[in-house]
Formats: sequence, structure tokens, C1' cells
RNA sequence: GGGCCUGUAGUUCAGUGGUAGAACGCGGCAUUCGCAUUGCCGAGACGGGGAUCCGAUUUCCCCCAGGUCCA
Repeated sequence: GGGCCUGUAGUUCAGUGGUAGAACGCGGCAUUCGCAUUGCCGAGACGGGGAUCCGAUUUCCCCCAGGUCCA
């Protein structure tokens, strides 16, 4: 320098054009003498820019970061 893959919550992962979910973690409440467990409730995310579309996490382009292969 070039090819390919990946980028979603604090972490690990779903989500193939119309509302973004789960588990663990975090906060509150209940339970307990207290802790733990358990139950209920809640906060919290689409790497950045542009394009297409009525509408983009999703499709296209560029950039950024990581991984991998080639040189």
C1' cells in the first nucleotide's frame, strides 16, 4: 500500500428498511435483625460524515478504530 471481516448499553451478544432487545452489571423498592438470594420497577447504546428513500442500526460511498491475509 491492497483484499476481507468487525464496530449496537459499563461488559458479552441479538436485531436483513417503520418501536433497538436479552443476559450479566448499575440504581430504587419489597423480602431479611443484617448480608446474600429471590421478586418487581427504572436509568443506560446503534463509531463519524455524506448519499438514496416518505422513512436508514439495516442499502451505497468516504473517513476513523480493531482483527486477519497478501505485498
Molecule: transfer RNA
Organism: Candidatus Giovannonibacteria bacterium RIFCSPLOWO2_12_FULL_43_11c